[in-house]
This is a predicted complex of two RNAs, RNase P RNA and transfer RNA, with 439 nucleotides together. Rfam match: Bacterial RNase P class A.
């Protein structure tokens, strides 16, 4: 010096003037004045998780749907952290929908002789057949686990031996996942589970346009469904209607629902103090917990947080000028706007900047 | 801001993992004095993109782009 792989930080500041919203205080007939404070790392996609609110006086059980390797985090979670297990890459690392095919069912199209109840085209033994064979060839993603310059056999075959797969049983190390070594066995023909299914853990639904309340206005002589018995004419029984994803069972209300017309479409609240930031300290590999002490940091509703205009400063380009530092000119500065609030994950992004760690070429 | 669906031939749609279709509409012949109607052939496809899982994917699943539809109260 090149090439990379991993992590962070920034993504525009300051000032002047103007002009908008929130708070606080002081004035105030209107009007105003001061002080303070104002968009994101994604604010997006609506993909997960929850806090809140309503059903609601609420429940069981089925179904259905979600996650899937092992142990911590955390409110939670499909999310983070650390490990183990395949994969990829010389490496530094990336990747990973990773529970089970010996519970049962499906499916494996064309080719091929056959894709599971397996069969024997070629071929090879033996030969007149008829047998014997699955090693070799061929089709195909996958054809009776693989290798072998050993042995066997009429010619083969795990036929038998040796390594490696498998399975089963035991040791040792680990909280586990798993690894490791060792004994037994010839050994269920394979693939699919992001196919159905089993198997283990998880879950009411809806959503701030949720909901609370206030003011206002208008048109309901609409329309349809559900009712019987018994008796003391109001009871009670059984039914029916309805109740925040389906059933069903159970509680509940007794007039419920549902269709169709019609009025207002005004205001306040919900609305920002949180599972809340920044710091140091301890603890842990870490994610993060714990304590201490500070700080309050948008709440808008046709939707404010801006615009102008000079300078400054920040970075990038490219020209000019200089011995070089550096100086001046021009041009650019990215994806992009809270709409209850939070933790995450996906997309989109001109660029600067830092640290490491890897691998290449020189050169000492 | 929130929910919930679509995306195949010019145009309206189907399509259960193994060859991509119907119907209108286009183009040629035939029939007819001439068109229409009718009959025969024929052309026209990146299955919205970009990934994965499978031997294979329009279908399955993840992200992504575009199109559409819903969401107040009153007795």
């Nucleotide at each position: 010096g090149g090439a990379g792989u991993u992590g962070g930080u920034c993504g525009g500041g300051c000032a002047g003037u103007c002009g908008c919203u929130g708070u606080a205080u002081a004035g105030u007939u209107u009007u105003u004045a001061u002080a303070u404070a104002g968009a994101g790392g994604a604010a997006a996609g609506u993909c997960c998780g929850g806090g809140c609110u309503u059903c609601a006086u609420a429940g069981g059980a089925c179904a259905a749907g979600g996650u899937g390797c092992c142990a911590g985090g955390u409110a939670a979670c499909g999310c983070c952290u650390g490990g183990g297990g395949g994969g990829c890459g010389u490496g530094a690392g990336c990747c990973u929908a990773c529970g089970g095919a010996a519970a049962g069912u499906g499916c494996c199209a064309c080719a091929g002789a056959a894709a599971a109840u397996a069969u024997a085209c070629c071929g090879c033994c033996u030969u007149a057949a008829a047998g014997g064979u699955a090693a070799g060839g061929g089709u195909g993603a996958a054809a009776a686990g693989g290798u072998g310059u050993c042995g066997g056999u009429a010619a083969g075959a795990g036929c038998g031996c040796a390594c490696c797969g498998c399975a089963u049983u035991g040791g040792u190390g680990g909280u586990a996942a798993c690894a490791u070594c060792a004994a037994u066995g010839g050994c269920a023909g394979g693939g699919u589970a992001a196919a159905c299914c089993c198997c283990a853990c998880c879950u009411g639904a809806a959503g701030c346009a949720a909901g609370a309340c206030c003011a206002a206005a208008u048109a309901g002589u609409g329309g349809a469904a559900c009712g019987c018995u018994a008796u003391u004419u109001a009871u009670a029984g059984c039914a029916g209607a309805u109740g925040u994803g389906g059933u069903c069972c159970g509680c509940a209300u007794c007039g419920u629902u549902c269709c169709c017309g019609g009025g207002u479409a005004g205001g306040u609240c919900g609305c920002u103090u949180g599972a809340g930031g920044a710091g140091c300290u301890u603890g842990g590999u870490g994610a993060c917990a714990a304590g201490u002490a500070u700080c309050c940091c948008a709440g808008a509703u046709g939707a404010a947080u801006g615009g102008c205009u000079u300078g400054c400063c920040c970075c990038a380009u490219u020209g000019c000028u200089u011995u070089u530092a550096a100086g001046c000119a021009a041009u650019g500065g990215a994806c992009a706007g809270a709409a209850c609030c939070c933790g995450g994950c996906u997309u989109a992004u001109a660029g600067a900047c830092c640290a490491a760690c890897u691998u290449c070429u020189u050169u000492a | 801001g929130g929910g919930c669906g679509c995306u195949u031939a010019g145009c309206u749609c189907a399509g259960c993992g193994g060859g991509a279709g119907a119907g209108c509409a286009c183009u040629g012949c035939c029939u007819u004095c001439a068109c229409a109607c009718g009959g025969c052939a024929g052309g026209g496809g990146u299955c919205g993109c970009u990934g994965g899982u499978u031997c294979a994917a329009u279908c399955c699943c993840a992200g992504c782009a575009g199109c559409g539809c819903c969401c107040a109260c009153c007795a």